[in-house]
RNA sequence: GGGGCAUUAGCUCAGGUGGUUAGAGCGCAGUCCUGAUAAGACUGAGGUCCAUGGUUCGAGUCCAUGAUGCCCCA
Numbered sequence: 001g002g003g004g005c006a007u008u009a010g011c012u013c014a015g016g017u018g019g020u021u022a023g024a025g026c027g028c029a030g031u032c033c034u035g036a037u038a039a040g041a042c043u044g045a046g047g048u049c050c051a052u053g054g055u056u057c058g059a060g061u062c063c064a065u066g067a068u069g070c071c072c073c074a
Stems, first nucleotide, its partner, number of pairs: 001073007010026004019057001028044005050066005
């Protein structure tokens, strides 16, 4: 220098052919249960979907540029 992949909750990750409410597990908080813990049950909080711009009636999803990390080639 050329190419590819990833980026969504504190962590690990889903998210169909763009479609109207953005989710799961773990973790965290509360309640129940217990003599008290653990386990278990229930409820809840937590999000600028990496950034900026574009396309569209509508973008986590499509396009462009950039950022960070990883990989391949030279």